The prediction has a mean pLDDT of 81.
Transfer RNA from a Methanobacteriota archaeon, 78 nucleotides, folded computationally.
It matches the Rfam family "tRNA". By type it is a transfer RNA.
The sequence was found in a public genome assembly.
RNA sequence: GCUCCCGUGGUGUAGUCCGGCCCAUCAUCUCGGCCUUUCGAGCCGAAUACCCGGGUUCAAAUCCCGGCGGGAGCACCA
Repeated sequence: GCUCCCGUGGUGUAGUCCGGCCCAUCAUCUCGGCCUUUCGAGCCGAAUACCCGGGUUCAAAUCCCGGCGGGAGCACCA
């Protein structure tokens, strides 16, 4: 330098292929409540996220372009 893959709450992760039931999934963490003499455990509820910018569209986590970051492979290495 070229090609490919990945980026989603504090953490891990599903959804992306083929746009719409997504004001986004599950677990954990945090907070509140119930239960308990108390703690723990259990149950219920709440809060918290789509890497950045642009485009297409009635509608974008999803498609397209550019950028940033991480990873893998290939090439170069006189």